Description: A computed fold for a 1427-nucleotide RNA from an uncultured bacterium, annotated as small-subunit ribosomal RNA. The RNAcentral record of the sequence draws on ENA, Greengenes and SILVA. Rfam family: Bacterial small subunit ribosomal RNA.

RNA sequence: GCAAGUCGAACGGAGAAGUUCAGCAAUGGAUUUCUUAGUGGCGAACGGGUGAGUAACGCGUAGACAACCUGCCUCUAAGCUGGGGACAACAACUCGAAAGGGUUGCUAAUACCGAAUGUGAACAGCGUCUCGCAUGAGAAGCUGUUUGAAGGUGGCCUCUGAACAUGCUACCGCUUAGAGAUGGGUCUGCGUCUGAUUAGCUAGUUGGAGGGGUAACGGCCCACCAAGGCGACGAUCAGUAGCCGGUCUGAGAGGAUGAACGGCCACACUGGGACUGAGACACGGCCCAGACUCCUACGGGAGGCAGCAGUGGGGAAUCUUCCGCAAUGGACGAAAGUCUGACGGAGCAACGCCGCGUGAGUGAAGAAGGCCCUCGGGUCGUAAAGCUCUGUCUUCAGGGACGAAUGUGCAGAUUGUAAAUAAUGGUUUGCAAUGACGGUACCUGAGGAGGAAGCCACGGCUAACUACGUGCCAGCAGCCGCGGUAAUACGUAGGUGGCAAGCGUUGUCCGGAUUUAUUGGGCGUAAAGCGCGCGCAGGCGGGAUGAUAAGUCUGUCUUAAAAGUUCGGGGCUCAACCCCGUGAUGGGAUGGAAACUAUCAUUCUUGAGUAUCGGAGAGGAAAGUGGAAUUCCUAGUGUAGCGGUGAAAUGCGUAGAUAUUAGGAGGAACACCAGUGGCGAAGGCGACUUUCUGGACGAUGUCUGACGCUGAGGCGCGAAAGCCAGGGUAGUGAACGGGAUUAGAUACCCCGGUAAUCCUGGCCGUAAACGAUGGGUACUAGGUGUUGGGGGUAUCGACCCCUCCAGUGCCGGAGUUAACGCAAUAAGUACCCCGCCUGGGGAGUACGGCCGCAAGGUUGAAACUCAAAGGAAUUGACGGGGGCCCGCACAAGCGGUGGAGUAUGUGGUUUAAUUCGACGCAACGCGAAGACCUUACCAGGACUUGACAUUGAGUGAAAGGCCUAGAGAUAGGUCCCUCCCUUCGGGGACACAAAAACAGGUGGUGCAUGGCUGUCGUCAGCUCGUGUCGUGAGAUGUUGGGUUAAGUCCCGCAACGAGCGCAACCCCUGUCCUAUGUUGCCAGCAUGUAAUGAUGGGGACUCAUGGGAGACUGCCGUCGACAAGACGGAGGAAGGUGGGGAUGACGUCAAGUCAUCAUGCCCCUUAUGUCCUGGGCUACACACGUACUACAAUGGGCUCUAAUAGAGGGAUGCGAAGCCGCGAGGUGGAGCGAACCCCAUAAACGAGCUCUCAGUUCGGAUCGUAGGCUGCAACUCGCCUACGUGAAGUCGGAAUCGCUAGUAAUCGCAGGUCAGCAUACUGCGGUGAAUACGUUCCCGGGCCUUGUACACACCGCCCGUCACACCACGAAAGUCUGUAACACCCGAAGCCGGUGGGGUAACCGCAAGGAGCCAGCCGUCGAAGGU
Repeated sequence: GCAAGUCGAACGGAGAAGUUCAGCAAUGGAUUUCUUAGUGGCGAACGGGUGAGUAACGCGUAGACAACCUGCCUCUAAGCUGGGGACAACAACUCGAAAGGGUUGCUAAUACCGAAUGUGAACAGCGUCUCGCAUGAGAAGCUGUUUGAAGGUGGCCUCUGAACAUGCUACCGCUUAGAGAUGGGUCUGCGUCUGAUUAGCUAGUUGGAGGGGUAACGGCCCACCAAGGCGACGAUCAGUAGCCGGUCUGAGAGGAUGAACGGCCACACUGGGACUGAGACACGGCCCAGACUCCUACGGGAGGCAGCAGUGGGGAAUCUUCCGCAAUGGACGAAAGUCUGACGGAGCAACGCCGCGUGAGUGAAGAAGGCCCUCGGGUCGUAAAGCUCUGUCUUCAGGGACGAAUGUGCAGAUUGUAAAUAAUGGUUUGCAAUGACGGUACCUGAGGAGGAAGCCACGGCUAACUACGUGCCAGCAGCCGCGGUAAUACGUAGGUGGCAAGCGUUGUCCGGAUUUAUUGGGCGUAAAGCGCGCGCAGGCGGGAUGAUAAGUCUGUCUUAAAAGUUCGGGGCUCAACCCCGUGAUGGGAUGGAAACUAUCAUUCUUGAGUAUCGGAGAGGAAAGUGGAAUUCCUAGUGUAGCGGUGAAAUGCGUAGAUAUUAGGAGGAACACCAGUGGCGAAGGCGACUUUCUGGACGAUGUCUGACGCUGAGGCGCGAAAGCCAGGGUAGUGAACGGGAUUAGAUACCCCGGUAAUCCUGGCCGUAAACGAUGGGUACUAGGUGUUGGGGGUAUCGACCCCUCCAGUGCCGGAGUUAACGCAAUAAGUACCCCGCCUGGGGAGUACGGCCGCAAGGUUGAAACUCAAAGGAAUUGACGGGGGCCCGCACAAGCGGUGGAGUAUGUGGUUUAAUUCGACGCAACGCGAAGACCUUACCAGGACUUGACAUUGAGUGAAAGGCCUAGAGAUAGGUCCCUCCCUUCGGGGACACAAAAACAGGUGGUGCAUGGCUGUCGUCAGCUCGUGUCGUGAGAUGUUGGGUUAAGUCCCGCAACGAGCGCAACCCCUGUCCUAUGUUGCCAGCAUGUAAUGAUGGGGACUCAUGGGAGACUGCCGUCGACAAGACGGAGGAAGGUGGGGAUGACGUCAAGUCAUCAUGCCCCUUAUGUCCUGGGCUACACACGUACUACAAUGGGCUCUAAUAGAGGGAUGCGAAGCCGCGAGGUGGAGCGAACCCCAUAAACGAGCUCUCAGUUCGGAUCGUAGGCUGCAACUCGCCUACGUGAAGUCGGAAUCGCUAGUAAUCGCAGGUCAGCAUACUGCGGUGAAUACGUUCCCGGGCCUUGUACACACCGCCCGUCACACCACGAAAGUCUGUAACACCCGAAGCCGGUGGGGUAACCGCAAGGAGCCAGCCGUCGAAGGU
């Protein structure tokens, strides 16, 4: 800004433009058309918007009104006569800023008011008829009373009439009445959210009869009377919400929802009120109150977008101040027409649904490029380019609709009314005009692949994988979870998958979820059976017959609006979309059936009760009685302790205890019997007797005749502890005191001890009140006990045996269960009733209610938080659980370590560096079997394709000796010299310079790895196939009874077999045989020497090297099970694996090693690589480990005797004899590649002498001096010798190690490493013990079993407090506000009622006046406001 106006054919005016008449003109009259403020009529109660309120007859569905109204519309009947008085407009005056008024005067009507007319209608009365389930309704008749109207327009002059007409006629309008249609009003059955931590609500409340009021019934309102009404089938209260057709989802049943479209309701700034009208208590009307906004001259006024657009605000978020009345619909009008933000259209937004395009064919050099790569290739990929086509959409140009003719106007025809050829209505023919969308849909042409693809994902669920970056960071995440240096999970890229003009995210609802279970769940242990009974309501209920027909089943009719959905068709090129038909669980009416449920009637006995008889019992209550024991008191005897504990102490006791004897007092509990025995509803009940009393059971089958079961609320009982009052109190004994224990000990143990425990009365009302299993009924294999009763058989009788009922146990089948288990006493199969559960924590807590004296009980949440909590079973591991067994594990012994000195390793410290690794056993004399080198570390000096390897091309020998400079690497000079093979083409090895690929790394990661190794442990275990069992994890086998060193063997067994381990096979050693006989041997025979197998010979012996034998519980006895085997014995060199070694199952320890080696990835590349010199790894306050030597007399020293070993090594080697040196050693060089020679004299032992218990004749460190050896070199930093020096140490605290027989202990020898260096390591032999009762304990291990909240597996898991920081929530003196209810005050507008002394056109009246009305005042009610 627009959305409700319209009618001049209801009325009087006003204005404009014409025509005409009169007039000279001004002007006046008549008339036509148009416009219209006002009076009047109709509309404005429709249409449009919104969902605040409402839990209601508001809505839905089915009915009712005999209790109602209805303008316009249709039909029918009868009418429309004659008068009167006003008020707007208008004019004048006037108030106000305005909005708006006031006074006087004039006027019309279809405005208003009387009168006439009564077809009718209403009311009253009278009787009659018909109908209805009832109140009652309808019809006709008679009498009385009351009651109505308006004209307008067109035409005609036939009738009356001079004529318009006051006449006639048509149409419209008006009045009365009846009927219909439409729309509304009211009433009723049923349905309609959550909360009981809302259980009682209600005074107009419920009803009556009377009155008022309404269109109409009704407490709707009023006076009176009665005391009712609603409620566990949820009243009242609180919260939330418009309801429905439908929509979304779902297999369905359901669940959620109520946008658009359609029906109903409610609302219109908030609250209240009426007026007008057919209809409103009225969105674009009025009045009042309130809040807000605007105007104002401050005195007063105006307004209501939850109509269409649009603005502001709020918000994550929601559009154009568009076109048109052409269509459909509405209002008015006679009509033309006017109005219509209803509506028809367009615009904006991928917001939704549907359709289409972004091209098609061909095209391998598999292009370029990207990515990956095992470097070969693969992939994007026929994809692109190229070639050949098509032309949808876009663009341009041209053509071009349907929606619009049943409507309107004009002309004609026909027909009705009428006197009528007029007028008008109906029907019909022809013509004409009318399109917002829109030049839109659609069609044609032109041109050209041209203008047109994104989003998400790629660990599993879930379709789709690689690279790089990052490194528990950055980040991802719906759940599980990813990321700590090789991330398909983060980020990016390539590729792939999905959808596509969309894609992904977020939110909400349903689904999956049988996770509230009606369909369709559960309650022994997972959440869940009330502690137990009695019992009102309720639910369910035995057999038979008949009736009824409520439930049930079925036929018909009706309803379930349309739209939507299902199904079948049709129209837009398809689809979305639109159109036509069909169908439907539900409600109502009516007819039928009678099995079942129900109801009624009759009847039955089996459920239930009852009667008679009988026995059992810790069933309950009360009274009385008894003995044993404890304690106390009195008295006697008696003397020093008693008591108590793991051990003690507190305590008691010389004032006489404990002990013992006698007497007495008192309280409490009742040994044996006694029993998975009995009784009781449960809690519970235990000496004996009596009284009272409940229940169950058996037998018989009397009587009643379904009388039954369960049981929300309700009522009662209810262990222990606790509370109140009064008693009682022996023992026991919370609290408390003391003594111990202990780090502490508010505990466990000990000595005391109050309440309590006991009785009477009253409370409490809970327990793991448990069978963790509600009650009842019926059914479904057995076996075996026990209690009570009965029957049968048998007997003289008691037993025994068979059987029935009722209880109470165990085992077990089917079945069931997640499993464990249950299994006629069900957790099986069914039915009935009740209670309870719905993840863990918060929490059985808070608040509220009820109960209680209190303690507390009962009912019983939420916020918040977690991704689990839980059950049963399995395998391990663990246990200060159990059983069995083993091991130098303990014990019994022997010798050590820990104390000293030294050696050596480690830590620490230091340092330029003290390279690195190894850390309980299982690192620490370890890697290292030996520190210039090694060497990896440090300092300094050098090199850069490199010290080392490969490749191609070029040149050339290279090397070596010497000299100079330098610390050396290196650099320079010089001398020497010119490789090998050849098919003569060349090839091979080597060196050099340049360049490039590359080398190199003892740099990192042993938690990326291979290999190797340690350890449990030489422990006896670890597994598999098939079968069987179990839903499964798994079990069985492998467990059990024996036995063994052994999962060794035997027996048994749902197991039968097998594998890796054990054992054996292998090596050494112990006995014998045999073969051979040198370098070994020498008995016998010879030879020879001072002596020696020295020689001839020999093979006997030793020995060596081969090959064999032997030992197997084989034999005997005992035991064992007639086994395996154990014990004893014989024989034998050896006896029960003879002794020793090698040999190490499945696996564990992210054990050790990237520094043996190999190796992924990362890192360095004139250096983290390479070379050289010097230094360091050897430091030194200290701590630890492992060794050596000692501390001495079982010894030290010296001398002598010499005897007896074994196993090794030796050519850059071992090195003899001889000689020199005190010695280390030197010299020397024989022999030997070694059964030949050498190292090489073994030592302890034995004999003698000495030392005599001391820091020594022990001990040897340390230091000094002088030497030796190796080596380029001995300072840092080697070993040895001689002389001198002579430290600590007198057997070692706590603790701790090794060893069971040729072992420990002790003694020496050899070897490897190595130039040299050994107290270490690896071997070798000599001498050569003690002890083992035994398995209780410590440690480790094996098997079985048990518990477990552990599984990184007890070095596990886990609870609470505190400190600091931060966050959230709470409490707090108070203060403020909202909502609902109640009481009182004030009381607007307004309806209703009353009132008189105001005012008053129509009517009555001659007049006075009256009737009526208006204003005023009063009253009831009454919103807002106040307390």